[in-house]
Molecule: Bacterial RNase P class A
Organism: Desulfobulbaceae bacterium UBA5121
RNA sequence: AGGAGUGGGCGCAUGAUCGCCGGCCGCCGGCAGGCGGCCGGAGGAAAGUCCGGACUCCGCAGGGCAAGGUGGUUCGUAACUCGAACUGGGGGCGACCCUAAGGAAAGUGCCACAGAAAACAUACCGCCGGGCGACCGGUAAGGGUGAAAAGGCGAGGUAAGAGCUCACCGCUUUCAUGGUGACAUGGAAGGCAGGGCAAACCCCACCUGGAGCAAGACCAAAUAGGGAAACGAUUGAGGGCGGCCCGUCCGAAGUUUCCGGGUAGGUUGCUGGAGGUGCCGGGCGACCGGCAGCCCAAGAGAAAUGAUCAUGGUCCGCCGCGAGGCGGAUACAGAAUCCGGCUUAUAACCCACUCCUUCUC
Numbered sequence: 001a002g003g004a005g006u007g008g009g010c011g012c013a014u015g016a017u018c019g020c021c022g023g024c025c026g027c028c029g030g031c032a033g034g035c036g037g038c039c040g041g042a043g044g045a046a047a048g049u050c051c052g053g054a055c056u057c058c059g060c061a062g063g064g065c066a067a068g069g070u071g072g073u074u075c076g077u078a079a080c081u082c083g084a085a086c087u088g089g090g091g092g093c094g095a096c097c098c099u100a101a102g103g104a105a106a107g108u109g110c111c112a113c114a115g116a117a118a119a120c121a122u123a124c125c126g127c128c129g130g131g132c133g134a135c136c137g138g139u140a141a142g143g144g145u146g147a148a149a150a151g152g153c154g155a156g157g158u159a160a161g162a163g164c165u166c167a168c169c170g171c172u173u174u175c176a177u178g179g180u181g182a183c184a185u186g187g188a189a190g191g192c193a194g195g196g197c198a199a200a201c202c203c204c205a206c207c208u209g210g211a212g213c214a215a216g217a218c219c220a221a222a223u224a225g226g227g228a229a230a231c232g233a234u235u236g237a238g239g240g241c242g243g244c245c246c247g248u249c250c251g252a253a254g255u256u257u258c259c260g261g262g263u264a265g266g267u268u269g270c271u272g273g274a275g276g277u278g279c280c281g282g283g284c285g286a287c288c289g290g291c292a293g294c295c296c297a298a299g300a301g302a303a304a305u306g307a308u309c310a311u312g313g314u315c316c317g318c319c320g321c322g323a324g325g326c327g328g329a330u331a332c333a334g335a336a337u338c339c340g341g342c343u344u345a346u347a348a349c350c351c352a353c354u355c356c357u358u359c360u361c
Base pairs, nucleotide, nucleotide: 001357002356003355004354005353006352007351008350009349012312013311014310015309016308017307018306020041021040022039023038024037025036026035027034028033043332047343048342050341051340052339053338054337055212056211057210058209062246063245064244065243067208068207069206070205071204072086073085074084075083076082087101088099089098090097091096102203103202107201108200109197110196111195124143125142126139127138128137129136130135151169152168154166155165156164170192171190172189173188174187175186176185177184178183216268217267218266219265226259227258228257229256230255231254238250239249240248241247275295276294277292278291279290280289281288282287313330314329315328316327317326318325319324
């Protein structure tokens, strides 16, 4: 100097004028409300609704089946399919990145085409032996096909070959050491279940009531406290508990279904928390603990948080020796009960650390 990797920040600024919502204070007003001042007012993702909860209701919400979810280990957390650290495997020269990461020796299933054969495996070419020949026997080392073909490689052995034998590697079992553990390293034994796919069905382990702020609560008002049907009256009809079963509860002039009518107005839930900030301590880390008499950061209600003007900032293009000038652009995008994550979108700018290549000292 060039190219890469990881983590983080910010995401236009200022002023003036006018306008909107909430809170506090003062004044006016019988109330509704009005005037003035001060303070505050849409994000890093508010998005997707993919997970997990808080909270509310189903009077309580039990057991089993089914269904669904998760899947290396250990931690973190209110919890999670999330996060941290580590292990195994894969990619990259590397910094680093990805993970489809329990079980194929319980069973079933699939592996197109090509190929002789893709599993109760096969013999196309080839090699060896016999034969005049047609052909017969042996073989799975070599070749071909394919993503994958009776574990790989080397030597011996053989008629030619083959774990047939041996050494090494792979695999299985076991022991020792280290580690909380997944696992790693080493020793011993065994010729050894032919491969892949479980994000195929399945098996194993663990987890899971349902519905959701349009959840709910309260107040006021109105209508026709109307009509019909079925079942039943404690020997339990009908209904509730996501599906089914058991169980349990409500239930007696009861329950359910159908038709018809009225209302759909107001208040609340609604923002003080698994909260934030600073300091100290523990931990590799995610995170946890303590202290402060620290801070209170939108709460709309058909939906407020804005509009205009001016000056600048940053980036791009052109002109200019330069100072500078002219023009253009300024991303993704807007709370609606709240919180912890993940995923997706994003112009421009800034910071830190690390890797590779080249050059110079």